[in-house]
Context: one part of a larger RNA
RNA sequence: CUGGGCUUAAAGGGUGCGUAGGCUGCUGCAAAGGUCUGAUGUGAAAUACCACGGCUCAACCGUGGAACGGCAUUGGAAACCAUGCAGCUUGAGUAAGAUAGAGGUAAGCGGAACAGAUGGUGGAGCGGUGAAAUGCGUUGAUAUCAUCUGGAACACCGGUGGCGAAAGCGGCUUACUGGGUCUUUACUGACGCUGAUGCACGAAAGCUAGGGGAGCAAACGGGAUUAGAUACCCCGGUAGUCCUAGCUGUAAACGAUGAGUACUAGUCCGUGGGGACCCCCACAUCCUCUCGGACGUAGCGAAAGUGUUAAGUACUCCGCCUGGGGAGUAUGGUCGCAAGGCUGAAACUC
Repeated sequence: CUGGGCUUAAAGGGUGCGUAGGCUGCUGCAAAGGUCUGAUGUGAAAUACCACGGCUCAACCGUGGAACGGCAUUGGAAACCAUGCAGCUUGAGUAAGAUAGAGGUAAGCGGAACAGAUGGUGGAGCGGUGAAAUGCGUUGAUAUCAUCUGGAACACCGGUGGCGAAAGCGGCUUACUGGGUCUUUACUGACGCUGAUGCACGAAAGCUAGGGGAGCAAACGGGAUUAGAUACCCCGGUAGUCCUAGCUGUAAACGAUGAGUACUAGUCCGUGGGGACCCCCACAUCCUCUCGGACGUAGCGAAAGUGUUAAGUACUCCGCCUGGGGAGUAUGGUCGCAAGGCUGAAACUC
C1' cells in the first nucleotide's frame, strides 16, 4: 500500500439543486504527455545478497558476481488513459400530438356537524360513570322548532388507488403554475452520471409581531379511584391548534435499505397510455411502455428474509462505521431572539 462493512448486530446524509473534483457512448485521423520497449550513460566505495578463498573455526578480512527496483538522453510501438481535429446516434435533451393525477399558489363558493345569541313550545331534571361525584338547571336547563352569528374540518366516493425530491397532498369552482407517462421518430449531437464546500425545501412542537378563537386541549383547578394517585376515568380550562409575515431546522424525517447505469427464471393483481384481434363500437383476450403491489426460482444472507422496485451479478460517484459506558456530554468554533441546532473529545471504567 492492498484487503472489511452500513434492512434488523456500529454504520445511508431528512430531501433536492448544483460548484470544484472523480467517472464517462461509438468511429476515424493526428501527435506522442502517461504507458510499453530497445540502446547508451549514470546509479562512488563500504554495507546487505551469492560464489570461492585467507586467519585451526567463527567473528573479521580478501577476490569476483549479481544487485543498486532509480534517473537522464536517444531510437521505436500506438492498444489503452489524456490531448487536438472531424464525424455518428443508441445515452441525454428538444419538438409535435395525446393523456392521468388529493402536485403547488391565490381567490371565491358550499352543505353536514358543533358552539353561542334571540324568540316560541314545555316544566324538572340534565349530564356523566364500572359505580359515583364535582358540574349545569325554576334568573326555566336538558329536549324540540325558527332565525342569526362564528370558527375549524371536509362524511359517502376512498381503493396494499393517485401525485410529489422529501416533508407531504383529499368538499366544489376559477385563474396562474411545476413535474410525469404514452405515441411519432422530426431536430441537437455526449450536451452525461455523481457530487466535498454551498444554496433551497423541510412534519409536529416551539419562538417573535399582528389577527382569530367553534371544537379539542399541554399547564392548571375541581370530582372520583387508590395504601398513596403530582396518573389512567369524569367536570371545567389557558397557551396552543387556525390565518398573515418572519424565525427555528429537528423526528422511529423508516423501505430503519444513498444516487445512476447494465445484466440475470417465472406466476398473479392494480394504475395510466399505445397497439393487435373484432366489418365498426364496446366487453373479453393477447402484445408492449410507465408506475404501484402479492408470491416465488437461481443467487445472496448469521438467520429472519430478500428475490427484475434485489439485500443477486458488475461498474461509477458521494455519505457513514470501527467494543459497551462516560456522551451526542465537556471544551472551542459557528448558527439562533430564545429553546436549542451543527461540529464534537478525553480522563476514568467494564